[in-house]
Context: one part of a larger RNA
RNA sequence: UUGGGCGUAAAGAGCUCGUAGGCGGUUCGGUAAGUCGGGUGUGAAAACUCUGGGCUCAACCCCAGAGAGGCCACCCGAUACUGCUGUGACUAGAGUGCGGUAGGGGAGCGGGGAAUUCCUGGUGUAGCGGUGAAAUGCGCAGAUAUCAGGAGGAACACCAGCGGCGAAGGCGCCGCUCUGGGCCGUAACUGACGCUGAGGAGCGAAAGCAUGGGUAGCAAACAGGAUUAGAUACCCUGGUAGUCCAUGCCGUAAACGUUGGGCACUAGGUGUGGGUCUCAACCAACGAGAUCCGCGCCGUCGCUAACGCAUUAAGUGCCCCGCCUGGGGAGUACGGUCGCAAGACUAAAACUC
Numbered sequence: 001u002u003g004g005g006c007g008u009a010a011a012g013a014g015c016u017c018g019u020a021g022g023c024g025g026u027u028c029g030g031u032a033a034g035u036c037g038g039g040u041g042u043g044a045a046a047a048c049u050c051u052g053g054g055c056u057c058a059a060c061c062c063c064a065g066a067g068a069g070g071c072c073a074c075c076c077g078a079u080a081c082u083g084c085u086g087u088g089a090c091u092a093g094a095g096u097g098c099g100g101u102a103g104g105g106g107a108g109c110g111g112g113g114a115a116u117u118c119c120u121g122g123u124g125u126a127g128c129g130g131u132g133a134a135a136u137g138c139g140c141a142g143a144u145a146u147c148a149g150g151a152g153g154a155a156c157a158c159c160a161g162c163g164g165c166g167a168a169g170g171c172g173c174c175g176c177u178c179u180g181g182g183c184c185g186u187a188a189c190u191g192a193c194g195c196u197g198a199g200g201a202g203c204g205a206a207a208g209c210a211u212g213g214g215u216a217g218c219a220a221a222c223a224g225g226a227u228u229a230g231a232u233a234c235c236c237u238g239g240u241a242g243u244c245c246a247u248g249c250c251g252u253a254a255a256c257g258u259u260g261g262g263c264a265c266u267a268g269g270u271g272u273g274g275g276u277c278u279c280a281a282c283c284a285a286c287g288a289g290a291u292c293c294g295c296g297c298c299g300u301c302g303c304u305a306a307c308g309c310a311u312u313a314a315g316u317g318c319c320c321c322g323c324c325u326g327g328g329g330a331g332u333a334c335g336g337u338c339g340c341a342a343g344a345c346u347a348a349a350a351c352u353c
Base pairs, nucleotide, nucleotide: 003325004324005323006322007307008306012321014203015202016201017200021196022195023194025090026089027088028086029085030084031083033082034081035078036077037076038075039074040073041072048067049066050065051064052063053062054061093193094190095189096188097186098185099184100183101182105179106178107177108176109175110174111173112156117151118150119149120148121147122146123145127138128137164171165170208249209248210247211246212245213244217243218242222238223237224236225235260320261319262318263317264316265315268298269297270296271295272294273293274292275291276290277289278288279287302309303308326353327352328351335346336345337344338343
């Protein structure tokens, strides 16, 4: 509860789609609901304002008269704006078509090489490994090293970029198939079809859960060796879940740009990615400028408590949603919904400073 706010002080939902609702381009006609003007009725008394009178004045109270005032109803009128309306009109918003284009966007299938580990065989002999130093560990049953062959799983060096794509989470070896979105150009088509979005639905890293597979490396737990006063750690040797795949759950995060979405406006400079156009250019390679869309850096006005932001705004405005309202108690208890569970979502109070 009005107001003021939400990058860092409390506060933007993790993201998207979308229902109701809110808001909505240019123009013509109609209507007159909102809106505006006038009138009538109503608007008790007291109170309030004005005038006059009475308490010896005044406050106050009383009396008389006049006025004002909101709501409501009806009638008449105005039509700029809003609404409603029209088998009205338009094309600048939005979308479709057509022609191009970049990309680790998504899903499935197939393929590749390097490396680690293991197995087999060859060479070869006493160490290897590890650390601050060691030890546990491995090794004469032949290790480490080295060569050849084989097995299997996971991840893809260089290219690689403050570079690209995606709504976010996220996405990186190569090829094929299926598939989403973007951008540029054109201006043929539709003709406001738009924006936001309470509820709702879907997507959603890692860890975790269920069932079945898989397991090379790594590695919670665990064991041992060290260190230490101790060492339930840091270091070392091992090592199981897990990490991987399929299917189904979970629904969280410093899910961060700690910055919701849309539209418009407001100096520039510079770098880079994707298009288009002009100039230049014998070829090739390079170059200059314009314009649209992205990603960065710097910076003016302005904003900001400052830091900083600054055409990718935290500037100037409009529309819609979410959220905050001193610290602790507490994102807890209780209740409810969801979940196999772990728990998630919703969400207090006493008390205390």